Context: one part of a larger RNA
RNA sequence: CUGCGUUGAAGGAACUCGGCAAAAUACCUCCGUAAGUUCGCGAGAAGGAGGCCUCGUUCGUGGGCAACCAUGGGCGAGGGGCACAGACCAGGGGGUGGCGACUGUUUACUAAAAACACAGGGCUCUGCGAAGCCGCAAGGCGACGUAUAGGGUCUGACGCCUGCCCGGUGCUGGAAGGUUAAGUGGAGGUGUGCAAGCACUGAAAUGAAGCCCCAGUAAACGGCGGCCGUAACUAUAACGGUCCUAAGGUAGCGAAAUUCCUUGUCGGGUAAGUUCCGACCUGCACGAAUGGCGUAACGACUUCCCCGCUGUCUCCAACGCAGACUCA
Numbered sequence: 001c002u003g004c005g006u007u008g009a010a011g012g013a014a015c016u017c018g019g020c021a022a023a024a025u026a027c028c029u030c031c032g033u034a035a036g037u038u039c040g041c042g043a044g045a046a047g048g049a050g051g052c053c054u055c056g057u058u059c060g061u062g063g064g065c066a067a068c069c070a071u072g073g074g075c076g077a078g079g080g081g082c083a084c085a086g087a088c089c090a091g092g093g094g095g096u097g098g099c100g101a102c103u104g105u106u107u108a109c110u111a112a113a114a115a116c117a118c119a120g121g122g123c124u125c126u127g128c129g130a131a132g133c134c135g136c137a138a139g140g141c142g143a144c145g146u147a148u149a150g151g152g153u154c155u156g157a158c159g160c161c162u163g164c165c166c167g168g169u170g171c172u173g174g175a176a177g178g179u180u181a182a183g184u185g186g187a188g189g190u191g192u193g194c195a196a197g198c199a200c201u202g203a204a205a206u207g208a209a210g211c212c213c214c215a216g217u218a219a220a221c222g223g224c225g226g227c228c229g230u231a232a233c234u235a236u237a238a239c240g241g242u243c244c245u246a247a248g249g250u251a252g253c254g255a256a257a258u259u260c261c262u263u264g265u266c267g268g269g270u271a272a273g274u275u276c277c278g279a280c281c282u283g284c285a286c287g288a289a290u291g292g293c294g295u296a297a298c299g300a301c302u303u304c305c306c307c308g309c310u311g312u313c314u315c316c317a318a319c320g321c322a323g324a325c326u327c328a
Base pairs, nucleotide, nucleotide: 001323002322003321004320005319006318007317008316010314011313014312019309027051028050029049030048031047036041038157052079053078054077055076056075057074058073059072060071061070062069063068080084092307093306094305095304097302098301099299100298104116105115120155121154122153123152124151125150126149132141133140134139158294159293160292161291163224164223165222168221169220170217171216172215173214174213177212178211179210183206184205188201189200190199191198192197225243226242227241228240229239252286253283264280265279266278267277268276
């Protein structure tokens, strides 16, 4: 010096990306427990007290004729130790945001999560030899099921809700019309032949789906504006004008897991706060099942704060064990 331990004056997170690590808490009985809430919960909330031994007293329960034995509680008095759940074992707690409802699942060997799944919700296909899938087929799964079923896809408990756009793309429907293949059709033409013929070519007309076309459809893929002016201080603009669009973003939320400028501004918390919480709205570039906003409970998730506690630190020291190292 290294690893693993034990202890530590005063301070107590000043350490650090971050209390990482360590310390602390820990059991049983009794007392006592807030906001919130889906009334289940939150709860072991939080916060306290007692626990060893001896004696007295009192009330039970079982056995016994009784003496008494066994066992369970209440009350009181006292005793010893540094320490009485005496070792081991054995929750730290509280407040506040974000995300995800929850229990679950996952990158076997760097990721356990706010990712996946999930009950619940929607759309859509499928009438049964179902749709869909595997297979060249036979055949099989679906299913020894039958629309309260099965497949696909999106969303993701619950609560309140889910606005406008069908122009593009997709899907669905559409007895007309346009276009359109082979086929049908053969006007006409060409070669050859004396000819019959043979061979070839071939216009009109006729000919499906598809596409064009006409509609519908957004919990289908998706999309949801600009400029100028205006109120008797200023500022702002309920109001007006104009251009464009398929339609110009409703509710709710908003410097957000989204905010560039930005450490925005104000308030709170600190002596001091690029983080955090509450507001504002100027949303670079939120927004409604690629769901929006809330939400009790839950989480080895994540942010900030507080109490307790500590060698994380101020600032290191000693000791134990094992190495390194030196000598032999």
A computed fold for a 328-nucleotide part of an RNA from Rubrimonas cliftonensis, annotated as large-subunit ribosomal RNA, domain IV.
Rfam family: Bacterial large subunit ribosomal RNA.
The prediction has a mean pLDDT of 89.